[in-house]
RNA sequence: GCACGUUCUCAGGGCGGGGUGAAACUCCCCACCGGCGGUAACGGGAAGCAAUUCCCGGAGCCCGCGAGCGCUUCUUACUCCUAUGUCCGCAUAAGGGUAUGAAGGUCAGCAGAUCCGGUUGAAUUCCGGAGCCGACGGUUAAAGUCCGGAUGAAAGAGAGCAAGC
Numbered sequence: 001g002c003a004c005g006u007u008c009u010c011a012g013g014g015c016g017g018g019g020u021g022a023a024a025c026u027c028c029c030c031a032c033c034g035g036c037g038g039u040a041a042c043g044g045g046a047a048g049c050a051a052u053u054c055c056c057g058g059a060g061c062c063c064g065c066g067a068g069c070g071c072u073u074c075u076u077a078c079u080c081c082u083a084u085g086u087c088c089g090c091a092u093a094a095g096g097g098u099a100u101g102a103a104g105g106u107c108a109g110c111a112g113a114u115c116c117g118g119u120u121g122a123a124u125u126c127c128g129g130a131g132c133c134g135a136c137g138g139u140u141a142a143a144g145u146c147c148g149g150a151u152g153a154a155a156g157a158g159a160g161c162a163a164g165c
Base pairs, nucleotide, nucleotide: 001165002164005161006160007159008158009157010156016030017029018028019027031145032144033134034133035065036064037063038062042057043056044055045054046053047052060132061131068110069109071104072103073102074101076099077098078097079096080095082093083092084091085090114130115129116128117127118126136148137147138146
């Protein structure tokens, strides 16, 4: 340096003011927030005489990923329909639907959103300006910001152990 196993720890922010109303942190006006990896010409720091090297930070909307919903498979319960049997109560079997739980994890999806000017050899990342986006369920009224699943899960980050080329 490359490749592999295992354990532990950590791993998300935000409604303040006003208006309408019986009721809104949900609507309207102003406000506020930005997970993880990559890219990065910018910023900061360290070493060196220097060339230079190293470390830290740096994109919500560029590329990819994550949770949620959905999807697929399986379990259990209920139910519909058909067939068969029947002691006419029902039983069994195939198929469909609903709910619960478990597994899978991009397979097909919900599923997202950026332009203009400047500098430059080079920027959708820097500087300036103007925009835009944000799971599901709940709620006296429609939610990125409230409550809930969640003391959960997880992209990944760090540390330890084991052992190979």
The prediction has a mean pLDDT of 76. A computed fold for a 165-nucleotide RNA from Pararhizobium polonicum, annotated as FMN riboswitch aptamer (RFN element). Lineage of the source: Bacteria > Pseudomonadati > Alphaproteobacteria > Rhizobiaceae > Pararhizobium.